RNA sequence: CGUAGCUAACCUGCCCUCUUGACAGGAAUAACCAUUCGAAAGGAUGGCUAAUGCCCGAUGUUGUGCGGAGUUGAUGACUCCGUACCAAAGGCGGUCUUGCCGCCACAAGGGGAGGGGGCUGCGUCCUAUUAGCUUGUUGGUAGGGUAAUGGCCUACCAAGGCAGUAAUGGGUAGCUGGUCUGAGAGGACGAUCAGCCACAUUGGGACUGAGAUACGGCCCAGACUCCUACGGGAGGCAGCAGUGGGGAAUAUUGGACAAUGGACGAAAGUCCGAUCCAGCGACACCGCGUGGGGGAUGAAGGCUUUCGGGUUGUAAACCCCUUUUCUGGGGGAAGAAUAAGGUUGGGAGGAAAUGCCCAUCCGAUGACGGUACCCCAGGAAUAAGCAUCGGCAAACUUCGUGCCAGCAGCCGCGGUAAGACGAGGGAUGCAAGCGUUAUCCGGAAUUACUGGGCGUAAAGGACGUCUAGGCGGUUGGAUAAGUCAUUUGUGAAAUCCCAGGGCUUAACCCUGGAAGGUCUUGUGAUACUGUCCAGCUUGGGUGUAGGAGAGGAGAGCGGAACUCACAGAGUAGCGGUGAAUGCGUAGAUACUGUGAGGUACCCCGAUGGCGAAGGCAGCUCUCUGGCCUACUACCGACGCUGAAGCGUGAAAGCGUGGGGAGCAAAGGGGAUUAGAUACCCCCGUAGUCCACGCCCCAAACGAUGUUCACUUGGUGUCGGGAGCCUAUAUAUCUCGGUGCCGGAGCUAACGCGUUAAGUGAACCGCCUGAGGAGUACGGCCGCAAGGCUAAAACUCAAGAGAAUUGACGGGUCCCCGCACAAGCGGUGGAGCACGUGGUUUAAUUCGAUGAUAAGCGAAGAACCUCACCUGGGCUUGACAUACUAGUGGUAAGAACUGGAAACAGGGAUGACCCUUCCUUCGGGUUGGGAGCUAGUACAGGUGAUGCAUGGCUGUCGUCAGCUCGUGUCGUGGGAUGUAGGGUUAAGUCCCGAAACGAGCGCAACCCUUGUCACUAGUUGCCAGCGGAUAAUGCCGGGGACUCUAGUGAGACUGCUGGUGAAUAGCCGGAGGAAGGCGGGGAUGACGUCAAGUCAUCAUGUCCCUUAUGCCCAGGGCGACACACAUGCUACAAUGGGAGGUACAAAGGUUGCGAAGCCGCAAGGUGGAGCCAAUCUCAAAAAACCUUCCCCAGUUCGGAUUGUGGUCUGCAACUCGACCACAUGAAGCCGGAAUCGCUAGUAAUCGUAGGUCAGCCAUACUACGGUGAAUAUGUACUCGGGGAUUGUACACACCGCCCGUCACACCAACCGAGUGGGGGGUACCUGAAGUCGUCUUUUUGAAGGCGCCGAAGGUAACCUUCGCAAGAGGGGUGAAGUCGUAACAAGGUA
Repeated sequence: CGUAGCUAACCUGCCCUCUUGACAGGAAUAACCAUUCGAAAGGAUGGCUAAUGCCCGAUGUUGUGCGGAGUUGAUGACUCCGUACCAAAGGCGGUCUUGCCGCCACAAGGGGAGGGGGCUGCGUCCUAUUAGCUUGUUGGUAGGGUAAUGGCCUACCAAGGCAGUAAUGGGUAGCUGGUCUGAGAGGACGAUCAGCCACAUUGGGACUGAGAUACGGCCCAGACUCCUACGGGAGGCAGCAGUGGGGAAUAUUGGACAAUGGACGAAAGUCCGAUCCAGCGACACCGCGUGGGGGAUGAAGGCUUUCGGGUUGUAAACCCCUUUUCUGGGGGAAGAAUAAGGUUGGGAGGAAAUGCCCAUCCGAUGACGGUACCCCAGGAAUAAGCAUCGGCAAACUUCGUGCCAGCAGCCGCGGUAAGACGAGGGAUGCAAGCGUUAUCCGGAAUUACUGGGCGUAAAGGACGUCUAGGCGGUUGGAUAAGUCAUUUGUGAAAUCCCAGGGCUUAACCCUGGAAGGUCUUGUGAUACUGUCCAGCUUGGGUGUAGGAGAGGAGAGCGGAACUCACAGAGUAGCGGUGAAUGCGUAGAUACUGUGAGGUACCCCGAUGGCGAAGGCAGCUCUCUGGCCUACUACCGACGCUGAAGCGUGAAAGCGUGGGGAGCAAAGGGGAUUAGAUACCCCCGUAGUCCACGCCCCAAACGAUGUUCACUUGGUGUCGGGAGCCUAUAUAUCUCGGUGCCGGAGCUAACGCGUUAAGUGAACCGCCUGAGGAGUACGGCCGCAAGGCUAAAACUCAAGAGAAUUGACGGGUCCCCGCACAAGCGGUGGAGCACGUGGUUUAAUUCGAUGAUAAGCGAAGAACCUCACCUGGGCUUGACAUACUAGUGGUAAGAACUGGAAACAGGGAUGACCCUUCCUUCGGGUUGGGAGCUAGUACAGGUGAUGCAUGGCUGUCGUCAGCUCGUGUCGUGGGAUGUAGGGUUAAGUCCCGAAACGAGCGCAACCCUUGUCACUAGUUGCCAGCGGAUAAUGCCGGGGACUCUAGUGAGACUGCUGGUGAAUAGCCGGAGGAAGGCGGGGAUGACGUCAAGUCAUCAUGUCCCUUAUGCCCAGGGCGACACACAUGCUACAAUGGGAGGUACAAAGGUUGCGAAGCCGCAAGGUGGAGCCAAUCUCAAAAAACCUUCCCCAGUUCGGAUUGUGGUCUGCAACUCGACCACAUGAAGCCGGAAUCGCUAGUAAUCGUAGGUCAGCCAUACUACGGUGAAUAUGUACUCGGGGAUUGUACACACCGCCCGUCACACCAACCGAGUGGGGGGUACCUGAAGUCGUCUUUUUGAAGGCGCCGAAGGUAACCUUCGCAAGAGGGGUGAAGUCGUAACAAGGUA
């Protein structure tokens, strides 16, 4: 303060009503006058005077004090009696005038209304990091004080009072009706309006008064401001305006008392910054307008575009209409009445009149304001902005910018194609407003009363015991506090809600109703809860008889092992391990004996037992706690939980004293390592052990609080019991523990599941984003270490759980591959070739860079190619299309000049097509085309971006995988299918199964090769027949064979034995040219690598335009301390040289080019033949035969160099190939490492082709000849497929991520100190003032003293807020340093 009460403990001016009274006197004083002090404010002295001012006396109904009696439950209430004391004032008016009447005032009292004082119950913010507070304190007696109760005050007596239901302290705050929000419960707030309280410059104080401890009164003290003659004075806008200051921010020094209301007055009236109005402010709410209808050439302009258009947009223009608003003019309210006073009529009272009461009529007054409103005229005239447009969330494009500028409520945009920045256009939303910011509620069930949780996400206390508290079995009775029903009073008005009414409507206002409390009065009900009484036995406890156990404490005893010491015996190692340090010839280790010492208790032993938990294990004894079973005798709810308290509490650690065998932090040494303060090894001290005392924390875990009840089952195990039985055992039943599996149900899922995490009940503890932080400060405990309690600033948009799919693992399992192994041959060493890097250069053009670049693009750089460099030239261009203008001696263009050429000059000569008209047919003429010149659009670009793209390609990988539909399972991500058992080259096939099917891949279909058949028979072939030759398919002929090239056949696990549960298949065999895919090729799933290519081509955007385009000459791409890749040739005797002999497949008209001749040869000459099974390149080589060489830098090897030639080509200098002669380098089989290959393969031998004038080709692509070795196998390396497991990874291990250090910034803590605020305590000083007392005094007053006492001072403290050198930690920061601790077995779990 709110609400409900009490006051028998009280007061009350003005107002209403009732009763009674108002008699008789007196003394002063202000104004005023005079004198006077002061600067002023203000006084002082003397004198005069009045009252409704003041005083004495009388009366005393009443009232007050005292005494007595009675009523009342009762005190101070009420009634009666006695006694003492206490009043007063007039003014005005009317009359029949010393009288009466009226009005206003006065005095005493009774009552009322309204207003106040006091008391009580309940309610009313945060904080326990405030737990103890209190001495007038709590009570009593007596007194004082007050209107009145009371420690309100004083004296004395007693020692009480308050507090976990939160005292005391600290912080914050006026409270309420109500307001905002919310479905409500609630939450937040307390402007306007209304009630109450408090305050009025700060603090204290009283006076006056009915009422004040007084906003515009007084006194004192303080601060501040002002005046001053310096002696003294004055002041208080938190009244209305206004000024300054502060601030993000809040108005006019306005009008009027016309209305309402107040004060005074008899009244007129006066006063009122109350109030009513106006002004300022879009601050809020409400209403209205900025026009309405028509209007498509869909105008212009803007924007955009795929260039067609689209959009702005019926929008505008234009036509018709209206006039709210506006402007001008005109009219014009309500708000005003019981004013005063009067007219007329009536009434009560009175002798009458005034007066009073009622009715009627007359009657003045408007700040707002000429306002609201109305009428006339004019004319679309005067009137639209703000925000947004990535998602949430309605609304989209262009340009600019280029991680810049900027945006951002959250997520996030911006690094050259930004719907997210800025601008334009367009759109959306709201609209005289719109958007931002701040705050409150909501959404948020995100503090959960309504209405949450705690196994793993934050959260069960380490465990027990007990107090307060909470909750409590069953029967009956009483009561009626809770509870329920009804009732009384109240819950102010306004607000909210409902109904009606008034302003044109609405906002707003008015009237009525309803609603609102844990309130209050009385009465009733008694089921439930409570309380009281009396019972009961099932909860609980006691008893009796049994039982199991590493339960606890103390004492004693035991054996094994270990170490040490001594003795014996014995010799060179022991020990450890990857090694070494260490021990040992001074005798170790190993072995034996004796002795000593300390610790721990093998087997039994267990998924076992006991305990509250921690924990408990050799044996015996003593003491002792708990538990279970059976019996049902006794008690009779004695129970459950449990804040605080108390106790127990592993290990480590601490204190004191013992003990010390083994082990072993720290420490030492040896290794490992880049380092190794580690992991491993050798030693080794605290400690570990005992006694006593502390510490009190653990992943003290079942990460699961205690107790009770209920709810399908199965199967073990431990301790008891029951019936059956002579007895044991099995089986059965039952009580109490302890495990596993699993149903319903629960759970986010994992999982739990009668030992619940199920369903209910009771009580306690705890949680509320992550980090900061279990930290700081404070307090308590501790010897210390430290523990318990426990924040904030600041930073972030996350952090966490469970499960899913992948990827990964120095995890596991299965399988495959020239992956390894087994083999053969190479590379790496040499010389040369070729490509790349690097370097160089005027340029050494560009691209490709692990595998998947590097004899690659390039199937061929002397010029060209060519993109590079130097120099010289051209500018509508070397090339395309179109337009405009010009040009008939036009286009073209020789000689000649310059030049390296391109090109620039030069200009003899000199046209073409179509067409008009004329013609002497010679031609002339007109227009157009083509050409040229000039100009405009444009051409051109191997310029940039392969991270803007298409297409094409590489790679994983010819690996066996990748998916879909429907169904089913799961909350979901997903799973299943595709897992499992077999099998295969294969996700190949089979079995089976919540899957059933399907697609892209595999396989097959295609080409080639191997056998045969048929057809055909030249240019190929020649068996048989015939002819010819020195000889030859040379000829007639033939199709048999070879061959050619077309069509077919053939191979399918088809047959057979075994194996396999069966199938699929596998192993062996037969037949066959070929056997289990016969060999080879083409064929490349979903996807990965922003893989490669803008320089094949195409293409978006950007860039260049007398150049980044085009032409030309020369140079360069060919450089050369070096490094790497790929090759060739070799190092020799399986060889080299010489001679002889044999056998292929593939090409050719700008071509292959024969024979013959010339040359040592390259080649030349020559030109037959051939558009090819005909001719030709052309010789195949290795092989085979004969012969020489004799192990050497050689008769190996051929580089390099010299000289001379040949060929191609405009041209071989830079920079071609080849030939001849001469020269004769390195190299004697190659370090670490590494490549290819499984059969017609490797190895080896030659041949051809493309490109190409020629060729740097040893390359590439093909062709054939000769023709091996090896595979036990899958442990290891690499790659791949599948299953499973772990994960903190998902840019997916080239991942993630930790800490120190260095730098910058930020907040907080500590801090030598320092500066403020607040608080009480002690002492000092002590104003005003009340009260007391004394003195003085005619009265009034004055003075002294005392108590209390504001402000002030001193002192020690308490508390709080700043500042601060320095110190330690924390947080944040794009790329810093050092390591690699964690995540996989994370490489030491």